[in-house]
Molecule: transfer RNA
Organism: uncultured Candidatus Peregrinibacteria bacterium
């Protein structure tokens, strides 16, 4: 260069075009305990980036970006 495939909390994953994008691990706070763990109640925290299509996009086009493969 050319095909493809990924890109969502802090990690590891979900989520027919329609709910307030949702669990787990981790992090704050509280409660239990003589202190730790453990456990139990709360809580913050994610759709890479501009457009398009759609009444409605994490989802479908396109085009940038990034990260992996394949291929001479």
């Nucleotide at each position: 260069g050319u095909c493809c495939g990924c890109g969502u909390a802090g990690u590891u994953c979900a989520a027919c075009g329609g709910a307030u994008a949702g669990a787990a691990c981790a992090c704050c706070u509280c409660c239990c305990u003589c202190c730790u763990a453990a456990g139990g109640a709360g809580g913050a925290a994610a759709u890479a980036c501009a457009g398009g299509u759609u009444c409605g996009a994490u989802u479908c086009c396109u085009g940038u970006c990034g990260c992996a493969g394949a291929u001479a």